RNA sequence: AUUGCAUCGAUGGGAGAGUUUGGUUUACCCAACGCCGAAGGCGCAAUGCCCAUGAACGCUCAGGCAAAUGGACCGUCGAUAUUUA
Numbered sequence: 001a002u003u004g005c006a007u008c009g010a011u012g013g014g015a016g017a018g019u020u021u022g023g024u025u026u027a028c029c030c031a032a033c034g035c036c037g038a039a040g041g042c043g044c045a046a047u048g049c050c051c052a053u054g055a056a057c058g059c060u061c062a063g064g065c066a067a068a069u070g071g072a073c074c075g076u077c078g079a080u081a082u083u084u085a
Base pairs, nucleotide, nucleotide: 001084006080007079008078009077010076011075012074013073018033020032021031022030023029034065035064036063040061041059042058043057046053047052048051
């Protein structure tokens, strides 16, 4: 000087599913039933080799189903580390 991979921070985008019924102190609360999956978690598939990595697949414990918050993932910027010359 550079920046492929990785980590962190900031910022922008970001889906799905009842503000159903009842109660009530009328709240975004409580209960019942019905649903969703892209926080997390669990399980298998698969891939390498005997153990590891483990999915955007499955489960729905958790979380969620007007708004807000959250939100896998993607883009941009900066920093750190590493790599290269």
Model confidence (mean pLDDT): 77 of 100. Glycine riboswitch aptamer from Polynucleobacter victoriensis, 85 nucleotides, folded computationally. NCBI's taxonomy places the organism under Bacteria, Pseudomonadota, Betaproteobacteria, Burkholderiaceae, Polynucleobacter. The sequence is in RNAcentral, with records from Rfam. It matches the Rfam family "Glycine riboswitch aptamer". Its family is annotated with glycine biosynthetic process in the Gene Ontology. Of the family's consensus pairs, 90% are formed in the model.